[in-house]
RNA sequence: GGCCUAUUGGUCAAGCGGUCAAGACGCCGCCCUCUCACGGCGGAAUCCCGAGUUCGAUUCUCGGAUAGGUCA
Numbered sequence: 001g002g003c004c005u006a007u008u009g010g011u012c013a014a015g016c017g018g019u020c021a022a023g024a025c026g027c028c029g030c031c032c033u034c035u036c037a038c039g040g041c042g043g044a045a046u047c048c049c050g051a052g053u054u055c056g057a058u059u060c061u062c063g064g065a066u067a068g069g070u071c072a
Stems, first nucleotide, its partner, number of pairs: 001071007010025003018055001027043005048064005
């Protein structure tokens, strides 16, 4: 340098064009308990950036960034 793949809460991770963007761990609050732990209930927190297509984009297309793989 060419090609391929990936990027979603703090972490892991589902989501093949329209839903309130699921779930787990963690965090916060309440309940339970003499206290802690366990358990129960609730809550906050996410689509890498830009442009395009579309009535509508996390999803499709293009470019960029970052990471990984592969060829030389």